[in-house]
RNA sequence: GCCAGCGUAGCUCAGUGGUAGAGCAGGCGCCUUGUAAGCGUCAGGUCGUGGGUUCGAGUCCCACCGCUGGCU
Numbered sequence: 001g002c003c004a005g006c007g008u009a010g011c012u013c014a015g016u017g018g019u020a021g022a023g024c025a026g027g028c029g030c031c032u033u034g035u036a037a038g039c040g041u042c043a044g045g046u047c048g049u050g051g052g053u054u055c056g057a058g059u060c061c062c063a064c065c066g067c068u069g070g071c072u
Base pairs, nucleotide, nucleotide: 001071002070003069004068005067006066007065010024011023012022013021018055026042027041028040029039030038048064049063050062051061052060
C1' cells in the first nucleotide's frame, strides 16, 4: 500500500428498515440467625464520527477514525 471483518450499557454480545434488548456486573428489596446462592425490582445508551437515501436508519450507501486478521 491492497483486501476483509468488527465498533450497540461498566464487561460479553443480540438486534437483516417501524418504541434499543439479554446475560453478567451495580443500587434497592424479599428470603436466611448471618453470608453465599436464589427471587423480585430499579438504574445505566449522543448505537465510533460526519454526511446521504427513506415517511422512518443501530440496520442501507459514502467518507473518515479506531481495533483485529490476511496479502504484498